[in-house]
RNA sequence: UUUUAUAGUUGGCAAACUUAUCGAAAGGUAAGGACGCAAAGCUAUGGGUCUAAGGGCAAGAUGCCUAAGAUUGCCAGGUUGCCGUU
Numbered sequence: 001u002u003u004u005a006u007a008g009u010u011g012g013c014a015a016a017c018u019u020a021u022c023g024a025a026a027g028g029u030a031a032g033g034a035c036g037c038a039a040a041g042c043u044a045u046g047g048g049u050c051u052a053a054g055g056g057c058a059a060g061a062u063g064c065c066u067a068a069g070a071u072u073g074c075c076a077g078g079u080u081g082c083c084g085u086u
Stems, first nucleotide, its partner, number of pairs: 005086001008083001012037002017032006035073001041079003045076003048071003054066004
């Protein structure tokens, strides 16, 4: 110095929920709030999941299908990366 496992400190992020706001919705953003998190930093690349405006099918109708929408705090991949004990 590197790798693996690991005690701990400082700092970091922030689930549910509430309010405001954007959105057709899923969900996002901001503030409050902490269930948790060592990549809960970044990235929709693969799989999964959610939604279904538009489109399609059916049709009395509220039904069904579909991602170009969303999710990285569902999993995997890619990429960057902090102090430190043994």

Model confidence (mean pLDDT): 83 of 100. The RNA shown here (c-di-GMP-I riboswitch aptamer) has 86 nucleotides and comes from Allolucifera butyrica. The RNAcentral record of the sequence draws on Rfam. The organism belongs to Allolucifera, within Bacteria.